Predicted 3D model of a 75-nucleotide RNA (transfer RNA) from an archaeon. The coordinates come from a structure-prediction model, not an experiment, and the mean pLDDT is 81. Its Rfam family is "tRNA".
RNA sequence: GGGCCUAUAGCUCAGACAGGUUAGAGCGACGGUCUUAUAAACCGUAGGUCGCCGGUUCAAAUCCGGCUAGGCCCA
Numbered sequence: 001g002g003g004c005c006u007a008u009a010g011c012u013c014a015g016a017c018a019g020g021u022u023a024g025a026g027c028g029a030c031g032g033u034c035u036u037a038u039a040a041a042c043c044g045u046a047g048g049u050c051g052c053c054g055g056u057u058c059a060a061a062u063c064c065g066g067c068u069a070g071g072c073c074c075a
Base pairs, nucleotide, nucleotide: 001074002073003072004071005070006069007068010027011026012025013024020058029045030044031043032042033041051067052066053065054064055063
C1' cells in the first nucleotide's frame, strides 16, 4: 500500500442478506411476591441518538460513500 471481517443496553448477542408498527433476547442492576433470612423461582421497572460524518428515500440499525477503532490475510 491492497483485500476481507467486526462495531447494536453495563456484559454476551439476535435483527442487516430482502428498508416499513414504538429496536429486541439472555445475563446483570433495581423494586415486588415467596422465605425467619438469603438463594432459587415468579412478576415488574429502568437502561440504546444501532462506532462517527454525509448521501439516497415518504421512510435507514438495514442501501451507498468517506472516516475511526479492533482483528485476519496478501505485499